This is a predicted structure of a 72-nucleotide RNA (transfer RNA) from a Candidatus Hydrothermia bacterium. It matches the Rfam family "tRNA". Rfam classes the family as a transfer RNA. Lineage of the source: Bacteria > Pseudomonadati > Caldifarciminota > Caldifarciminia.
[in-house]
RNA sequence: CGGAGCGUAGCGCAGGGGUAGCGCGUCCGGUUCGGGACCGGAAGGUCGGGGGUUCAAAUCCCCCCGCUCCGA
Numbered sequence: 001c002g003g004a005g006c007g008u009a010g011c012g013c014a015g016g017g018g019u020a021g022c023g024c025g026u027c028c029g030g031u032u033c034g035g036g037a038c039c040g041g042a043a044g045g046u047c048g049g050g051g052g053u054u055c056a057a058a059u060c061c062c063c064c065c066g067c068u069c070c071g072a
Base pairs, nucleotide, nucleotide: 001071002070003069004068005067006066007065010024011023012022013021018055026042027041028040029039030038048064049063050062051061052060
C1' cells in the first nucleotide's frame, strides 16, 4: 500500500428494511436461621462516528475510526 472479516447492554453473542433480543452478570422480591442453588420480576442500548437512499435503516450505499486475518 491492496484485499477480506468484525464493531449491537458490564461480558459473550443473535438479529441482514418495519418500534433491538438471548445467555451470563447486576439490582429487587420469594425460598433459607443465613448463604449457595432454584423461582418470579426489573433496570441497563444515540446498534463505532458522519453523510446518503427510503414512508421507514442496526440492516442497503459512500467516507472515516478501531481490532483481527491474508497478500505485497